Source information
Small-subunit ribosomal RNA, 5' domain from a metagenome, 496 nucleotides, folded computationally. Rfam family: Bacterial small subunit ribosomal RNA. Gene Ontology terms of the family: structural constituent of ribosome and ribosome. The coordinates come from a structure-prediction model, not an experiment, and the mean pLDDT is 82.
Context: one part of a larger RNA
RNA sequence: GAUUGAACGCUGGCGGCAUGCCUAACACAUGCAAGUCGAACGCGAAAGUCCUUCGGGAUGAGUAGAGUGGCGGACGGGUGAGUAAUGCGUGGGAAUCUGCCUUGCAGUGGGGGACAACCCGGGGAAACUCGGGCUAAUACCGCAUACGUCCUACGGGGGCCGAGAGGUGAAAUAUUACAUAGCCUGUAGAUGAGCUCGCGUCUGAUUAGCUAGUUGGUGAGGUAAGGGCUUACCAAGGCGACGAUCAGUAGCUGGUCUGAGAGGAUGAUCAGCCACACUGGGACUGAGACACGGCCCAGACUCCUACGGGAGGCAGCAGUGGGGAAUUUUCCGCAAUGGGCGAAAGCCUGACGGAGCAACGCCGCGUGCGGGAGGAAGGCCUUAGGGUUGUAAACCGCUUUUCUCAAGGAAGAAGUCAGUGACGGUACUUGAGGAAUCAGCCUCGGCUAACUUCGUGCCAGCAGCCGCGGUAAUACGAAGGAGGCAAGCGUUAUCC
Numbered sequence: 001g002a003u004u005g006a007a008c009g010c011u012g013g014c015g016g017c018a019u020g021c022c023u024a025a026c027a028c029a030u031g032c033a034a035g036u037c038g039a040a041c042g043c044g045a046a047a048g049u050c051c052u053u054c055g056g057g058a059u060g061a062g063u064a065g066a067g068u069g070g071c072g073g074a075c076g077g078g079u080g081a082g083u084a085a086u087g088c089g090u091g092g093g094a095a096u097c098u099g100c101c102u103u104g105c106a107g108u109g110g111g112g113g114a115c116a117a118c119c120c121g122g123g124g125a126a127a128c129u130c131g132g133g134c135u136a137a138u139a140c141c142g143c144a145u146a147c148g149u150c151c152u153a154c155g156g157g158g159g160c161c162g163a164g165a166g167g168u169g170a171a172a173u174a175u176u177a178c179a180u181a182g183c184c185u186g187u188a189g190a191u192g193a194g195c196u197c198g199c200g201u202c203u204g205a206u207u208a209g210c211u212a213g214u215u216g217g218u219g220a221g222g223u224a225a226g227g228g229c230u231u232a233c234c235a236a237g238g239c240g241a242c243g244a245u246c247a248g249u250a251g252c253u254g255g256u257c258u259g260a261g262a263g264g265a266u267g268a269u270c271a272g273c274c275a276c277a278c279u280g281g282g283a284c285u286g287a288g289a290c291a292c293g294g295c296c297c298a299g300a301c302u303c304c305u306a307c308g309g310g311a312g313g314c315a316g317c318a319g320u321g322g323g324g325a326a327u328u329u330u331c332c333g334c335a336a337u338g339g340g341c342g343a344a345a346g347c348c349u350g351a352c353g354g355a356g357c358a359a360c361g362c363c364g365c366g367u368g369c370g371g372g373a374g375g376a377a378g379g380c381c382u383u384a385g386g387g388u389u390g391u392a393a394a395c396c397g398c399u400u401u402u403c404u405c406a407a408g409g410a411a412g413a414a415g416u417c418a419g420u421g422a423c424g425g426u427a428c429u430u431g432a433g434g435a436a437u438c439a440g441c442c443u444c445g446g447c448u449a450a451c452u453u454c455g456u457g458c459c460a461g462c463a464g465c466c467g468c469g470g471u472a473a474u475a476c477g478a479a480g481g482a483g484g485c486a487a488g489c490g491u492u493a494u495c496c
Base pairs, nucleotide, nucleotide: 001496004493006492007491008490009489010488013365014364015363016362017361019358020357021323026321027320028319030318031317032316035071036070037069040068041067043065048059049058050057051056078276079275080274087201088200089199090198091197092196093195096193097192101189102188107183108182109143111141112140118133119132120131121130122129123128145169150157151156160167161166202248203247204246209239210238211237214236215235216234217233218232219231220230221229251273252272253271254270255266256265257264258263278299279298280297281296282295301312302311303310304309329355331354332353333352337351338349339348340347341346368398369397370396371395378389379388380387381386403433404432405431406430407429408428412423440485441484442483443482444481445466446465447464451480452479453478454477455476461468462467
């Protein structure tokens, strides 16, 4: 000199665009953040209104609602604790899977038995739960057919395999009944994911030896898939001074900062990958999880309890306490973009789009412009003559960026027509008014641009280094003046 997710002190007008818990992966009150489908299925209210023979009926309405079922809750959002390599970066590989989507081929025949919801009864403080009965389906289960599987003498065969239990496909729905949306088997693709290899990836030798499923082989099992992945047996291997093992530290990268570069430092925001979801472990479902707002077990903590037992997980968005030098609103909207579901209308979406707060940063603008010497008054200095503040002010003329008020008023909207804007009466435009509403901070001994007076008297104090201060201090404090930067200016921290 340059940098910052900065903080502190003094000061503070506006706009645009960005950014905002770096510390306790500390604990969390409250609200919201993942639902949707009646064009898969059975059931099915109430308030209100009208009628009434006062029993009820109609409408509301097959609406609200819960349930079965399907798809989605594995995306999106957060954090960086762990991890020095089961990670990341880059370039390869073969032994794999892939819902929705695309492509082209074939099929969608005929049957059966249940369980929720509902009704009845019971237990419990609650969370919830038990028994009996009825019922539908694109829920579940056989059969036929195709492919696949098994055997094969490649012609084909068996219904087959298995001790037994048990074990292979299809499904229909709505309508306007033409068609649309689906379902099943296998093909190819796309996308996504799993596995594996080479190279690169911090410090310490005051860590020198480490390793028994360890290294390899065979058989068996397991997985979507190769493999000690697992197991039985056999062999005794494997790694290491080119740093194994151990210890410490750390998410990695594109990038960012600096530097002429080489390099050094760093990994906030944005993007890619990984890991995690109170702590530890486990599986289930599923195309995909060993699953942040799913399940089970154990633990710590908090809460409810009728003491028998239960409930919870903000490292989602806001917000609270705490920690800290320090980091925002318990806001608006689904109008746009994107996502889930749905044939669609649409519903949901703290993703996202916006607004609010903060000079935290970058950029831009303003606080007026021209004239004006009796060089006014006042201040300060003075050799008392004057000098300086200083064209600075007053005063005269002009302008209106800003500001205030008024009027108009968007684009962002893209769906075929119509309708649809949170932001927002915002940006912007026009008119009126009036210089009106707006300057500070640091420094002035040398480095280093900028000097005098007074006070103080090795005191009070200053200080980045050298060093100032003990009675004329350009170095302390104040004043006048000057220099620098400017809505900022200094200090501290930090890296180059």